[in-house]
RNA sequence: GACGCAUCAAGAGUGGCGCGAGGGAACUGGCCCGUCGACCGUCCGGCAACCUGGCAUCGCGCCAAGGUGCUUCCGCCAGCCCUUCGUGGGAACGAUGCGCG
Numbered sequence: 001g002a003c004g005c006a007u008c009a010a011g012a013g014u015g016g017c018g019c020g021a022g023g024g025a026a027c028u029g030g031c032c033c034g035u036c037g038a039c040c041g042u043c044c045g046g047c048a049a050c051c052u053g054g055c056a057u058c059g060c061g062c063c064a065a066g067g068u069g070c071u072u073c074c075g076c077c078a079g080c081c082c083u084u085c086g087u088g089g090g091a092a093c094g095a096u097g098c099g100c101g
Stems, first nucleotide, its partner, number of pairs: 001100001003099006013044001015043004022033003027079004045071003049068003052064004075093001080090003
């Protein structure tokens, strides 16, 4: 980072330190978070989606937490299509992982 595949309604701190005004992917409409310090960075703790290791195995799975990742609100809700109009189904976009370039 073009592409392919998988997952995204579960899970997990109101933690410490730093920064200082915005943040929740883009746009729009909402709704939330934020000087009682958000976001971001970092440390510790935790979770367990993918990889990894071990066990088991037809399969389902179990353990660990090494590599990434995650740890406000369903990816915060919606906007595009379908709909039995339901907390419904699908797509697009986005994020993460693995492969690949």